This is a predicted structure of a 1440-nucleotide RNA (small-subunit ribosomal RNA) from a marine sediment metagenome. The RNAcentral record of the sequence draws on SILVA. Rfam family: Bacterial small subunit ribosomal RNA.

RNA sequence: AGAGUUUGAUCCUGGCUCAGGAUGAACGCUGGCGGCGUGGAUAAGGCAUGCAAGUCGAACGCUCCGAUUUAUCGGAGAGUGGCGAACGGGUUAGUAACACGUAGGUAUCUACCUUGAAGUCUGGCAUAACUCGGAGAAAUCCGGGCUAAUACCAGAUAGUUCCCGUAAGGGUAAAGGUUUUUCCGCUUCGAGAGGAGCCUGCGGCCUAUCAGCUUGUUGGUAGUGUAAUGGACUACCAAGGCAAUGACGGGUAGGGGAGGUGAGAGCCUGACCCCCAACAGAGGCACUGAGAUACGGGCCUCACUCCUACGGGAGGCAGCAGUCGAGAAUCUUCCACAAUGGGCGAAAGCCUGAUGGAGCGACGCCGCGUGACUGAAGAAGCCCUUCGGGGUGUAAAAGUCUUUUAUAAGAGAAUAAUACCCGCUUUAUGCGGAUGAAGGUAUCUUAUGAAUAAGGGGCCGCCAAACUCGUGCCAGCAGCGGCGGUAAGACGAGUGCCCCGAGCGUUAUCCGGAAUUAUUGGGCGUAAAGCGUCUGUAGAGGGUCUGACGCGUCUUUUGUUAAAUCCUGAUGCUUACCAUCAGAACUGCAAAGGAAACGGUCGGACUAGAGGAUGUGAGAGGCUAAUGGAACUCAGGGAGUAGGGGUGAAAUCCGUUGAUACCCUGGGGAACACCAAAGGCGAAGGCAUUUAGCUGGCGCAUUCCUGACCUUGAGAGACGAAAGCGUGGGUAGCGAACGGGAUUAGAUACCCCGGUAGUCCACGCCGUAAACGAUGGGUACUAGCUGUUUGAAGUAUCGACCCUUCAAGUGGCGAAGCUAACGCGUUAAGUACCCCGCCUGGGAAGUACGGUCGCAAGACUAAAACUCAAAGGAAUAGACGGGAGCUUGCACAAGCGGUGGAGCGUCUGGUUUAAUUCGACAUUAAGCGAAGAACCUUACCAGGGCUUGACACUCUAAUGAAAAUCCCGAGAAAUCGGGAUCUACCUACAAGGACAUUAGAGCAGGUGCUGCAUGGCUGUCGUCAGCUUGUGACGUGAGUUGCUCCGUUAAUUCGGGUAACAAGCGCAACCCUCGUCCUGUGUUAUAUGUGUCACAGGAUACUGCCCUGUUAUACGGGGAGGAAGGUGAGGAUGACGCCAAGUCAGCAUGGCCCUUUGAUGCCCUGGGCGACACAGGCGCUACAAUGGCUGGUACAAUGGGUUGCCAAACCGUAAGGUGGAGCCAAUCCCAUCAAAGCCAGUCCCAGUUCGGAUUGAGGUCUGCAAUUCGACCUCAUGAAGUCGGAAUCGCUAGUAAUCGCGGAUCAGCCACGCCGCGGUGAAUACGUUCUCAAGCUUUGUACUCAAAAUAAAUGCGCUCGGCAGCUUAUAAAACUAGCUGGUUAAAAUCCAGCCCCUCUAGCAUAGCUUGACUAGAGGCGUAGUCGAAAGAUGAGCUUA
Repeated sequence: AGAGUUUGAUCCUGGCUCAGGAUGAACGCUGGCGGCGUGGAUAAGGCAUGCAAGUCGAACGCUCCGAUUUAUCGGAGAGUGGCGAACGGGUUAGUAACACGUAGGUAUCUACCUUGAAGUCUGGCAUAACUCGGAGAAAUCCGGGCUAAUACCAGAUAGUUCCCGUAAGGGUAAAGGUUUUUCCGCUUCGAGAGGAGCCUGCGGCCUAUCAGCUUGUUGGUAGUGUAAUGGACUACCAAGGCAAUGACGGGUAGGGGAGGUGAGAGCCUGACCCCCAACAGAGGCACUGAGAUACGGGCCUCACUCCUACGGGAGGCAGCAGUCGAGAAUCUUCCACAAUGGGCGAAAGCCUGAUGGAGCGACGCCGCGUGACUGAAGAAGCCCUUCGGGGUGUAAAAGUCUUUUAUAAGAGAAUAAUACCCGCUUUAUGCGGAUGAAGGUAUCUUAUGAAUAAGGGGCCGCCAAACUCGUGCCAGCAGCGGCGGUAAGACGAGUGCCCCGAGCGUUAUCCGGAAUUAUUGGGCGUAAAGCGUCUGUAGAGGGUCUGACGCGUCUUUUGUUAAAUCCUGAUGCUUACCAUCAGAACUGCAAAGGAAACGGUCGGACUAGAGGAUGUGAGAGGCUAAUGGAACUCAGGGAGUAGGGGUGAAAUCCGUUGAUACCCUGGGGAACACCAAAGGCGAAGGCAUUUAGCUGGCGCAUUCCUGACCUUGAGAGACGAAAGCGUGGGUAGCGAACGGGAUUAGAUACCCCGGUAGUCCACGCCGUAAACGAUGGGUACUAGCUGUUUGAAGUAUCGACCCUUCAAGUGGCGAAGCUAACGCGUUAAGUACCCCGCCUGGGAAGUACGGUCGCAAGACUAAAACUCAAAGGAAUAGACGGGAGCUUGCACAAGCGGUGGAGCGUCUGGUUUAAUUCGACAUUAAGCGAAGAACCUUACCAGGGCUUGACACUCUAAUGAAAAUCCCGAGAAAUCGGGAUCUACCUACAAGGACAUUAGAGCAGGUGCUGCAUGGCUGUCGUCAGCUUGUGACGUGAGUUGCUCCGUUAAUUCGGGUAACAAGCGCAACCCUCGUCCUGUGUUAUAUGUGUCACAGGAUACUGCCCUGUUAUACGGGGAGGAAGGUGAGGAUGACGCCAAGUCAGCAUGGCCCUUUGAUGCCCUGGGCGACACAGGCGCUACAAUGGCUGGUACAAUGGGUUGCCAAACCGUAAGGUGGAGCCAAUCCCAUCAAAGCCAGUCCCAGUUCGGAUUGAGGUCUGCAAUUCGACCUCAUGAAGUCGGAAUCGCUAGUAAUCGCGGAUCAGCCACGCCGCGGUGAAUACGUUCUCAAGCUUUGUACUCAAAAUAAAUGCGCUCGGCAGCUUAUAAAACUAGCUGGUUAAAAUCCAGCCCCUCUAGCAUAGCUUGACUAGAGGCGUAGUCGAAAGAUGAGCUUA
């Protein structure tokens, strides 16, 4: 001091994570010793048991015991009395407060201690103990009687003092004890020291989603009360007091000295030690006392526990140990008062879980040890290996030595003496004595003997340290990035190594790193972040000169800042930790003295800031009222006829009831063409016909006035597009929603036909926008150039026409500078200052809840749980685009011929099968591997066999030459058994070599897997013109430049220009073939010459020449000559790379797998690779007359041939057979070498004299063998098919088309394939809009495993709809009476009354249920405090 992590890479922003230190820790593994520290952080949960506060006989009486000198002495006990028990010890629940810290103050008190003054006289009444009686289980209590005191009471004195009172005057005290002569006491009043009370300034948590709080509240008067001030309390009076500098409320929390960390500033913490506070089971209360509202005192209420005879009682470990509980977790029911300290005492002494010590715990820090030296080119074991070796490793063993530690034995402390006490001397700082829990410990000495003593974590990066095996996205790891899917340095193990070491890791928490809350020390154009705009309150900041003050500021001194801690220097423990001493420091506060520059305050002055006045100017600035023309639409009229409208194309729609188009008239509403602009105005939103009225702001010029009046601005207020809301108008056009027509897979869209709100007006709300310059406001400073708007001045002029300058706006480009870059750049994003607002990883979320506002819609304010390791900005290289520009290509177009339909061949998919072996899958698989599957091939299947094996090498042993040929038997064959023939080399005829068989050991073998472990080879983009490098330059960098641009080319071909200059791989050329010529040679051809021919070598073509275009030397166009002209034609040649493209089955090869027995190896027979509903690819033959058939006739080239090609001749209709000449090939043969062609004839448009599939019969050939499964011939048969839908392929010249011929493989052939050869021989290209592909430049990008997009999975909440259940209340609709009487002929109906139900009003009136917590009011009320009226009582008191 930094590092990892966003990306293909880069820079930035930004979060997450790591390395360090620390802890009252816990957990895991391990554990030798000592010292010093430290140890209930959770349940202020409950506690058994023991101890933690007593002491005094020199205050007092009594009882008991002992001793006796009988009068005492010594001791013990309960009690009265005194002092202590308010200290010491524990805990941190409460408390946000004068609780604490610090600095001050005083209305106060103070036992014991020190000191000063004075005094200490005389009396009296009780009572406990004790005794008697009684109650009770107990705790305890009651009554009668006796008694003492330093207990209690009264009186006297009251100078000095003290209290009341202005004064006069009045009032108030005491205790004695004793070792016998001195002390200890007692009373009163002062002073001191220490302690305590009260008050005040300042300081230190979170929250505004707590904004208003307060009635004893704020103050006053008079009282009460207290040690003392005070609303502390009471009465009365006034109405105050606090708060944005955060009151009130809520949450959390004991505070400080200090501790941890940090460079510091800070941040976090408040264990141990010290100071203060508070508390003592929870709550309340007082008493005693100098002091308490009292941890181990009291009373009451409550909870809990215990005892009980059920009537009542007892208790309080947050004292020391210890126990239960809860918890990740925290110790001994130890020793001693020897030291230090405390209480009592005159003292001895007693008490002291304070304290001193020991014990337990690696909990922490510090120290020591587990041995030291020598010891191999290096044992064994283990691990690795390229098999050579390497590592563990001087490590071990072995030798020599030492003894810290350990064990044993012996010696043995300091802490302890100027204390207290005792004794002796003598008056002194005299001498002597006694006293140790720790502890027989520390320490020292001796003996023994390397003896008793090493682990934990890690080893992919960060981060020091790696190999092998196992596992195979499994098991697992992981702080972050991330590892693991068969070669894991990341999992597990082994070996080795690294780090630390009696410890090492993990977890938790804090600080650091984090400048990641930024005062030191960050930001806000695009990364998170400028309020939409303005006005302005509080606040913050503020011009020049001068005087005063001295608040800030600076300085000096004094006081304080407890000690401990930290730091420095010493000293003591063997060292260290630790302890002690000294110093420094404690950055603070207060007081006193001083300074006066700056800031502040007050006073005075100024004019440069600001404002005003005067003159003048521009403007869609605002409001109101009028007004104009064009267009549109509606209505009426005229005229006129079949369409119009609309679209990519249509349709819905309008129109014969007369539309559209045209003309005239009238009505209506909304918006304002041209001018018009980078223009103007306004704070922003925004503002445009014209005119008038009212009105705001701004600029310029003049220099007149005021005299800092300024800037910003939390809250607040005002304005604020569009949409939306309310009320009332208005409505031509447009037009959410909605209806219809289209489009589409769908089309809740884009397009079309309609159309309601709305758009318009008035008034009132809403308050938001990508309200944007994504850039808050103000002031000053820092190069310019060039437009434009407004004003002024200067010069000048007929003239504001030009020009120059100044000011204010509004634009562009740019210096410096800034910026992550993009960019900004006097209109800053530069340099500075002032004020405000805002940001702090992404998501959840600008959401929920709460609050405020709103009619609503909603707005403003504004989280968390949970989740991710990123999200993001700018720029870079690619890739992509239904982006752009330029260019090319049989890419399209123009043509010619095909495919897709038929039959057949072949390949593939699928299906089937015992097997149909395997591979190849868009382009770049599919007549592909395969240039030959009947057996073989063959990898597949069934069956039969073999196991050192069909094949290679080595070794051991035995046997034998090996081998070859033939025969017999079994068998489907492999194979097995038997027999016969025949014997080789070196030989010294032994051994041996070599070979074979058998047995054995190493091993062989695998077309088994992985082409995603590989080599090699190949396809593809693409024969496209590209792909790179060095140096230089530019850029923070990725990267760029070069290779871009202009012209040109087939070409990154060349030229020009150019921060580039060069170079490499590609292009081209060099190579081969063809075309022309020359030279040489000559197997063959020919009778020779000869040269068509063949071979070899050479020449020719280079824009060389002419004209022309162009800036041009590049290049293009035209021409001449020439066999050929602008690359003459064709081939070979394939850059960097892409597709984890293809191939482990051509070969090679890493790794894995199978193999002594049912092999994934090897041999054999048979089958399969040839299956067949179907689908696809590539081909052949056709559909015919440009043809078929028959006859005649002409012209090639490439090739092949001895296991071969095979002539003539003969036989057969033919395939073929017989035959055998010739030929190892320019000689012979295939092969008269061809066919299309040409010349004739016939067919006459038909499913045919087209077409030939299929099938039948008979043959030929190859071959061990043609059944599965060969080809060919002859005769017969004669299918589909009449030119092929959508779609799609090839080709630019000797090309397409068409015609035949040859070859490889090969016994034969499923070849219609492939590779070659020649014959005949076209058409068309306007052109680059479109399709496809490619190149260059450019542009956008949220893509980079690079086309684009999306879904699913979790939780919570809200809402809507449907279904179902339960419950309650109310309302409405619907339904619904009855009786009687009248009406009626009787009914219905109607009317009246009754009844019933409901509603409303009034009156009267009874109950039930539920409610956590908190607060208030009222009432009651325990303990307690205060008071004590009436009445009563007493053994009380007072008085006459």